[in-house]
RNA sequence: GGAGUUGGUCAGGCAAUCGCUGCGUUAACAUUAAGUUUAACGGGGAGGAAAGUCCGGGCUCCAACGAGCAGGGUGCCAGAUAACAUCUGGGGGGCGCAAGCCCACGACAAGUGCAGCAGAGAGAAGACCGCCGAUGGCGCUUUCUAUUUAUAGAAUGAGCACAGGUAAGGCUGAAAGGGUGCGGUAAGAGCGCACCGGACGACUGGUAACAGUUCGUUGCAGGGUAAACUCCACCCGGAGCAAGACCAAAUAGGGUUUCACUACUUUUCGAAGUUAAGGCGCGGCUCGCGUUGAAACCGGGUAGGUUGCUUGAGCCUGUGAGCAAUUGCAGGCCUAGACGAAUGAUUGUCCACGACAAAACCCGGCUUAUCGACCAACUCCCACU
Repeated sequence: GGAGUUGGUCAGGCAAUCGCUGCGUUAACAUUAAGUUUAACGGGGAGGAAAGUCCGGGCUCCAACGAGCAGGGUGCCAGAUAACAUCUGGGGGGCGCAAGCCCACGACAAGUGCAGCAGAGAGAAGACCGCCGAUGGCGCUUUCUAUUUAUAGAAUGAGCACAGGUAAGGCUGAAAGGGUGCGGUAAGAGCGCACCGGACGACUGGUAACAGUUCGUUGCAGGGUAAACUCCACCCGGAGCAAGACCAAAUAGGGUUUCACUACUUUUCGAAGUUAAGGCGCGGCUCGCGUUGAAACCGGGUAGGUUGCUUGAGCCUGUGAGCAAUUGCAGGCCUAGACGAAUGAUUGUCCACGACAAAACCCGGCUUAUCGACCAACUCCCACU
């Protein structure tokens, strides 16, 4: 200098003007319960993912003695944590020269199932080509024996490839039932042996997963697939802030007690209906319209209001423990809280010309999207000293 890997930080800046929305103060105003409403000033006002709503927890209500079944989830080991399908460290496997990255990674020898094409054969497999054909069969050569004199039997040699043997080699395939070599054989084959690999047991190391130039046994586990059914181990009540709690209008309803009741009608003699007067509402008055026995108390609850709501498994700094995730202690800080839903617009200016996208009860994760800039550690290559 180039090419990379991992972790982290930032997410256009500054200024002016005009808005929007919470909080505080002040003032106005309203009061029918509830500072409900308005104005001024001061100060605050999106993210690393606020997203997808995929996991886990807090919080709230409901249910609940306990256990089991069903259903769902998780799945190497140890640790961290409120918890997790997350994180950290380790083991095993795969990729990369390396830094490093990826993996739901228990069991297919409990049982059941599934698998396109090709191929002879796809699971205690298979004979298509090839090899062999020792043995059996077929005909033939030669020799011997017997006699019924042209037949039978025995032996011998080469042959046929008929029965059959064979998994060395070829062929098909992603995959063909350990690999290499020697022996062996008719040809072959863990058939035998040596080495390598595997399985099981022991021993050693390690908390464990697991590992080992260790020792012993065994010709060799009987292909793949469990995000296929299933088996094994462990975990899991349901619903969600539209959860829930409080206050609570009226010409709206319910209940109890006491009191009142002009006239008429009915009457089971309790009362009911119509009506007069009065009351209440239509922001003051009159008319009109609507409604209505009066008062007190109790209970529910609609509109509406308040709360839940942001001080929290919080953030920053220092320091201790730990390889780390994380955690202890000390000091400091308060950093959106809306509810048809605010966080914007315009102008000027500078630059590297600005991506993905915007809270809705809160928090921890995962996943996905993202213009670019910067910092730290590490790896490989080239050149020079």
Description: Bacterial RNase P class A from an uncultured Gammaproteobacteria bacterium, 385 nucleotides, folded computationally. The sequence was found by an Rfam model in a public genome assembly. Of the family's consensus pairs, 93% are formed in the model. Its mean pLDDT, the model's own confidence on a scale to 100, is 77. Rfam family: Bacterial RNase P class A. Gene Ontology terms of the family: dimeric ribonuclease P complex, tRNA processing and ribonuclease P activity.